The RNA shown here (FMN riboswitch aptamer (RFN element)) has 145 nucleotides and comes from a Spirochaetales bacterium. It matches the Rfam family "FMN riboswitch aptamer (RFN element)". From the family's description: The RFN element is a highly conserved domain that is found frequently in the 5'-untranslated regions of prokaryotic mRNAs that encode for flavin mononucleotide (FMN) biosynthesis and transport proteins.

RNA sequence: AAUGAUUUUCGGGGCAAGGUGACUUCUGCUUUAAGUGGCAGGAGAAAUCCUGACCGGCGGUAAAAGCCCGCGACUCUGCUUAGCUGCAGACUGAACUGGUGGAAUUCCAGUGUCGACGGUAUAGUCCGGAAGGUAGAGAAUCAUU
Numbered sequence: 001a002a003u004g005a006u007u008u009u010c011g012g013g014g015c016a017a018g019g020u021g022a023c024u025u026c027u028g029c030u031u032u033a034a035g036u037g038g039c040a041g042g043a044g045a046a047a048u049c050c051u052g053a054c055c056g057g058c059g060g061u062a063a064a065a066g067c068c069c070g071c072g073a074c075u076c077u078g079c080u081u082a083g084c085u086g087c088a089g090a091c092u093g094a095a096c097u098g099g100u101g102g103a104a105u106u107c108c109a110g111u112g113u114c115g116a117c118g119g120u121a122u123a124g125u126c127c128g129g130a131a132g133g134u135a136g137a138g139a140a141u142c143a144u145u
Base pairs, nucleotide, nucleotide: 001145002144003143004142005141006140007139008138009137010136015052017051018050019049023044024043025042026041027040028039029038030037053125054124055115056114057071058070059069060068066113067112075090076089077088078087079086095111096110097109098108099107117128118127119126
């Protein structure tokens, strides 16, 4: 230094901005068996809507990537386990143009675009499953070469 085994640590970021007003509440009028219904006005509104803003897991790739390749996560199915689980499969979003360069769909410039499920006023950003799980990253010890 490489490989293998065991143990251990780590392992996801992001709007309470402005507007609208579902809704809540107060007052008056009206209506009703009844704060039962309607209308008008005031106040609040910590919407996912509209505008704008913001965010980007892991490995790889001639050079740094949300949108190039692959992996993980979510969801579903089958098998397995007394159970916790374990295994296999399905599903799995989105980018172009120009420039520099030996080399970049990765850098620079410009314009775009994507983001599981349940809850809630329609959610990538809030709450929840999740004090969970995982790709993977590091460290220690032992063994072998």